[in-house]
RNA sequence: CAGCCGGACCGGACGGUCGCUCCCAUCCGUGAACGCUGGGUCAUUCCCAGGCCGCACGGCACUGGGGGAGGAAAGUCCGAACUCCGCUGAGCAGUGUGCCGGAUAACGUCCGGGAGGUCUGGUUCAAGCCAGGCCGACGGAAAGUGCCACAGAAAACAUACCGCCGGCCGCAAGGCCGGUAAGGGUGAAAAGGUGCGGUAAGAGCGCACCGCCCGCGCAGCAAUGUGCGGGGCAGGGCAAACCCCACACGGAGCAAGACCAAAUAGGGGAGGAGGUUGCGAGCAAUCGCGAGCGCGUGCCGGCUCGGCGCGACACAACUCCCGGGUAGGUCGCUAGAGCCGCGCAGCAAUGCGUGGCCCAGAGGAAUGGCCGUCCUGCGGGAGCAAUCCCACAGACAGAAUUCGGCUUACAGGUCCGGCUGCCAA
Numbered sequence: 001c002a003g004c005c006g007g008a009c010c011g012g013a014c015g016g017u018c019g020c021u022c023c024c025a026u027c028c029g030u031g032a033a034c035g036c037u038g039g040g041u042c043a044u045u046c047c048c049a050g051g052c053c054g055c056a057c058g059g060c061a062c063u064g065g066g067g068g069a070g071g072a073a074a075g076u077c078c079g080a081a082c083u084c085c086g087c088u089g090a091g092c093a094g095u096g097u098g099c100c101g102g103a104u105a106a107c108g109u110c111c112g113g114g115a116g117g118u119c120u121g122g123u124u125c126a127a128g129c130c131a132g133g134c135c136g137a138c139g140g141a142a143a144g145u146g147c148c149a150c151a152g153a154a155a156a157c158a159u160a161c162c163g164c165c166g167g168c169c170g171c172a173a174g175g176c177c178g179g180u181a182a183g184g185g186u187g188a189a190a191a192g193g194u195g196c197g198g199u200a201a202g203a204g205c206g207c208a209c210c211g212c213c214c215g216c217g218c219a220g221c222a223a224u225g226u227g228c229g230g231g232g233c234a235g236g237g238c239a240a241a242c243c244c245c246a247c248a249c250g251g252a253g254c255a256a257g258a259c260c261a262a263a264u265a266g267g268g269g270a271g272g273a274g275g276u277u278g279c280g281a282g283c284a285a286u287c288g289c290g291a292g293c294g295c296g297u298g299c300c301g302g303c304u305c306g307g308c309g310c311g312a313c314a315c316a317a318c319u320c321c322c323g324g325g326u327a328g329g330u331c332g333c334u335a336g337a338g339c340c341g342c343g344c345a346g347c348a349a350u351g352c353g354u355g356g357c358c359c360a361g362a363g364g365a366a367u368g369g370c371c372g373u374c375c376u377g378c379g380g381g382a383g384c385a386a387u388c389c390c391a392c393a394g395a396c397a398g399a400a401u402u403c404g405g406c407u408u409a410c411a412g413g414u415c416c417g418g419c420u421g422c423c424a425a
Stems, first nucleotide, its partner, number of pairs: 001421010012374007020068006027059005035052001036050005070396001074407002077405005082253004094249005099113005114138001116135008139244002144242002146238003161184002163180007192210006211233001212231008257331004267322005276291006295311006338357008375394003379390004
């Protein structure tokens, strides 16, 4: 210097102009009181007019001032706050989580550690061991069931295709019987591995080392590591197959939910609104018809009397009251597990202390458009070069109750660390 990997951060800047949204006011409105000024009145604690410094409440049309998207606001995948509903207890079913310790309000998140895998380097006769980097859903396969494609002799009651070895037959090629599992072959995976001995050839058959199982000790909070002793070795893989074990789990979500509350329709209540008599029906309660009175109402200009007419729809119209819901409005709503420094504790996640700051709250949903200068990138041109000129582009995306995470998208750029390669000293 280049490439790759890991981590942290920025993600166009300034100015002008025209808009959008929320808030506030010295902008606007209302009110009380009368401290103030003027007038009325003989006078007053009365009345009228005005009105400044204030007070209270309200508003955003005008004027002025202030705030106004993100690192992911996204996916809605986890965990919480908050709200409403449900809830005696237990069990079954279901769902989720799953090495250990810590952090946290909580988590499937984060931090540290362990074990495992993988890559590079070193080392060993070899297996292996050591060092460093990187990776991630990592309880149980020795409870049971199931599955393991293709290939292969065989995929789990082991088995034998080519080989190897022995015996028999055969002139030979070879065949048959037996032994074997070193070597080859198949496969993602082949019944512990490496080396030496041993053997007809082989084999934990024997030994050493590595691995494994059992027991004990030591270190560690623990996962686990390590040492000693015993055992030739049983028990292939898959639980992101069923399952087993341990632990956890009620549901819905700000369109949660609370308050105010029309018009229209509908519900409930009260008023409107009643008695007499005759006849008829009926056992009766009661019903029907008629009469005048009473009631309501219209007209005689109004009122009273009087007169005339009409009505009884009756579960009426109409009036009033009550209650539920809708439209609409208000709250929830943004000062919070908040943001930025500094100090201390801790390997770290994080915690504690302290100083400063206020940073969107819309609701068919604002946060934008244009112009200029600059920045960055790509392309073209000029120039020996530094550089200059022209044109284009500047990502992903956009709050909707709030917060902690995860995941996904992202032009371009900055910084830090690691590895590899090349060049120079």

RNAcentral holds the sequence, with entries from ENA.
A computed fold for a 425-nucleotide RNA from a Terriglobales bacterium, annotated as Bacterial RNase P class A.
Lineage of the source: Bacteria > Pseudomonadati > Acidobacteriota > Terriglobia > Terriglobales.
The gene name in the source record is rnpB.
The coordinates come from a structure-prediction model, not an experiment, and the mean pLDDT is 75.